Record summary: The RNA shown here (transfer RNA) has 72 nucleotides and comes from Thecamonas trahens. Its Rfam family is "tRNA". From the family's description: Transfer RNA (tRNA) molecules are approximately 80 nucleotides in length. It is annotated as a transfer RNA. Taxonomically the source falls in Thecamonas (Eukaryota, Apusozoa, Apusomonadida, Apusomonadidae). The coordinates come from a structure-prediction model, not an experiment, and the mean pLDDT is 81.
């Protein structure tokens, strides 16, 4: 340079057009003489970023950009 596949919550990720979510971790609270396991509650998110389609975008379309692969 060309192609594929990816960016979603601290961390791993699901969700592929109609209220953003799981697990781990965090935080309060019960339990305990204290702890740890454990039980109960809380989500802290401009969905990379701009434009477009559409009644309605994280999702579809088009360009940037950033990570991994290919191939030259």
């Nucleotide at each position: 340079g060309u192609c594929c596949a990816g960016g979603u919550a601290g961390c791993u990720c699901a969700g592929g057009g109609g209220u953003a979510g799981a697990g781990c971790a965090a935080u309060u609270g019960g339990c305990u003489g204290a702890a740890a396991a454990u039980c109960a509650a809380u989500g802290u998110g401009u969905c990379a970023g701009u434009g477009g389609u559409u009644c309605a975008a994280a999702u579809c379309c088009a360009c940037u950009u950033c990570u991994g692969g290919a191939c030259a």